[in-house]
RNA sequence: GUACAACUUUAGGGGUGUCAGUUCGCGUGUCGGGCUGACUGAGAGAAUACCCUUAUCACCUGAUGCAGUUCAUACUGCCGUAGGGAAAAGUUAGCCUCGCUUU
Numbered sequence: 001g002u003a004c005a006a007c008u009u010u011a012g013g014g015g016u017g018u019c020a021g022u023u024c025g026c027g028u029g030u031c032g033g034g035c036u037g038a039c040u041g042a043g044a045g046a047a048u049a050c051c052c053u054u055a056u057c058a059c060c061u062g063a064u065g066c067a068g069u070u071c072a073u074a075c076u077g078c079c080g081u082a083g084g085g086a087a088a089a090g091u092u093a094g095c096c097u098c099g100c101u102u103u
Stems, first nucleotide, its partner, number of pairs: 001095002005092006011053004017039009026029001059084003065078004
């Protein structure tokens, strides 16, 4: 000095779903709220948590999208290097270069 990586500080961004049972409500429905259980996940509504911060993994939009699959979400592929999306500083190790010392 440093592409990439890890960490720290400060600042900021983001999501919270699906299914079953039960109960209540009125708007009587493929409805909404509460409770219990199950599933996936880092996280499943609330917080000193978790993930992400320049980007082909945070997340959102298209999208009540398309194909496979599932009770459904999830999952796999596509869309998609799509359109958006929140950053600065520092530390460490590795690596590269230079200088110095010793052999």